[in-house]
RNA sequence: AUCAGAAAAAGGCAAACCCAUUGAAAAAUGGGGACGCAAAGCCGAGGAUCUAAGGUAUAUAUUUUACUAUGAUGGCCGGGUUACCUGG
Numbered sequence: 001a002u003c004a005g006a007a008a009a010a011g012g013c014a015a016a017c018c019c020a021u022u023g024a025a026a027a028a029u030g031g032g033g034a035c036g037c038a039a040a041g042c043c044g045a046g047g048a049u050c051u052a053a054g055g056u057a058u059a060u061a062u063u064u065u066a067c068u069a070u071g072a073u074g075g076c077c078g079g080g081u082u083a084c085c086u087g088g
Stems, first nucleotide, its partner, number of pairs: 002088004012037002017032006035075001041081003046077002048073003054068004
């Protein structure tokens, strides 16, 4: 330097749920809490999924319904990039 692995050692992250806050929502942040993770570190201009404020269309009714990302998810996949330990 590169490939593989999590058996060991040192560790790391933190699902669901609860509380508070932000947001139209999806969801995010902080605290608690651990389902799990060998990159469950980082990157949203590859795909996929979620939401629909705003916009468009429809209805003629009390304002419904449908579509749409510029919003979100890296703990959905792929890809890029950085990295501890052990072995080859």
Molecule: c-di-GMP-I riboswitch aptamer
Organism: Neobacillus niacini